A computed fold for a 147-nucleotide RNA from Mesorhizobium loti CJ3sym, annotated as FMN riboswitch aptamer (RFN element). The source organism's lineage runs through Bacteria, Pseudomonadati, Pseudomonadota, Hyphomicrobiales and Mesorhizobium loti.
RNA sequence: UAAUGUUCUCAGGGCGGGGUGAAAGUCCCCACCGGCGGUAAGGGUCUCGACCCAAGCCCGCGAGCGCUUUCCGACACAAUCGGAAAGGUCAGCAGAUCCGGUGUGAUUCCGGAGCCGACGGUAUAGUCCGGAUGAAAGAGAACGAAA
Numbered sequence: 001u002a003a004u005g006u007u008c009u010c011a012g013g014g015c016g017g018g019g020u021g022a023a024a025g026u027c028c029c030c031a032c033c034g035g036c037g038g039u040a041a042g043g044g045u046c047u048c049g050a051c052c053c054a055a056g057c058c059c060g061c062g063a064g065c066g067c068u069u070u071c072c073g074a075c076a077c078a079a080u081c082g083g084a085a086a087g088g089u090c091a092g093c094a095g096a097u098c099c100g101g102u103g104u105g106a107u108u109c110c111g112g113a114g115c116c117g118a119c120g121g122u123a124u125a126g127u128c129c130g131g132a133u134g135a136a137a138g139a140g141a142a143c144g145a146a147a
């Protein structure tokens, strides 16, 4: 210097106004929000060699739903239904961007116009309540350490 290991900590924002109605933070009009890693022509610092910040919709990841497997319960078995656990590759839902400008180069910059947002509950929910004082992409710290 450091592969890698152990432990700990942290790790999501947003309905304000009006309308309709018996009832809507759920519908309609206007509003508001943007997890993590990567990329970066923009911005910043500066010892001028670097470093830091910068994408919801570009490439991936995560949670959630689904799916598969196992177990338990209901029934005589199976199927089915309910509950629990496991698998993340099983990837089905895995969401959503264009136009103009500059330029060698931009879905990232500048300008403009759009679009998207698990499940359950409830007057139809990205913004309320719930599973969740959960889980987790990952970030950081301490200790140890092959070579």
Stems, first nucleotide, its partner, number of pairs: 001147001005143006016030004031127002033117002035061004042053004056115002064093002066090001067087008097113005119130003